[in-house]
RNA sequence: GCCCCGUUCGUCUAACGGCCAGGACACCGCCCUUUCAAGGCGGAAAUAGGGGUUCGAUUCCCCUACGGGGUG
Numbered sequence: 001g002c003c004c005c006g007u008u009c010g011u012c013u014a015a016c017g018g019c020c021a022g023g024a025c026a027c028c029g030c031c032c033u034u035u036c037a038a039g040g041c042g043g044a045a046a047u048a049g050g051g052g053u054u055c056g057a058u059u060c061c062c063c064u065a066c067g068g069g070g071u072g
Stems, first nucleotide, its partner, number of pairs: 001071007010025004018055001027043005048064005
């Protein structure tokens, strides 16, 4: 250089082109407890960036960035 794969809450992980983008752990608040832990209830938190297709894109296409693998 070329080819292939990947990128979603802090972390891990879901999501037929139509979801309020879900869950677990962590975090915060309340309850419980003498206190802590455990447990219960609630809360905040994400689609790498930019374009395109579409009535509608996390999903399909292109470019860029980053990561991984292969190859000369």
This is a predicted structure of a 72-nucleotide RNA (transfer RNA) from a bacterium. RNAcentral holds the sequence, with entries from ENA. Its Rfam family is "tRNA". Rfam classes the family as a transfer RNA.